[in-house]
C1' cells in the first nucleotide's frame, strides 16, 4: 500500500429498516430493611448508537467518506 472486521450509558451487551420513548446485566444514586455495614427488596438517573454526509415515509441497522482499534496479505 491492498483487503476484511469492529466502534451502542462508567463497564459488558441485545435489538429483522417500523410494537424501541434504544432492552438487559454490572456499577452509580435515593429509599426500605438493619444498632451500623454487607446482603436483600423497591425506585431513579445515565446514550446526539465514534464522527460527517446520503438513501428511505421511516436508519443503531443500508450506502459513501473520515477517525480510532484489530486481523490478513505484499
Nucleotide at each position: 500500500g491492498g483487503c476484511c472486521c469492529c466502534a451502542u450509558a462508567g463497564g459488558c451487551g441485545a435489538a429483522u429498516g417500523g410494537u424501541u420513548u434504544a432492552a438487559g446485566c454490572c456499577g452509580u444514586c435515593a429509599c426500605u430493611c438493619u444498632u451500623u455495614c454487607a446482603a436483600a427488596g423497591u425506585g431513579a438517573a445515565g446514550a446526539u448508537u465514534a464522527c460527517g454526509g446520503g438513501u428511505u415515509c421511516a436508519a443503531a441497522u443500508c450506502c459513501c467518506g473520515u477517525u480510532g482499534g484489530g486481523g490478513c496479505u505484499a
Predicted 3D model of a 74-nucleotide RNA (transfer RNA) from a Candidatus Sericytochromatia bacterium. The source organism's lineage runs through Bacteria, Bacillati and Candidatus Sericytochromatia. Rfam family: tRNA. The family's RNA type in Rfam is transfer RNA. RNAcentral holds the sequence, with entries from ENA and MGnify. The same sequence occurs in records of 3 taxa.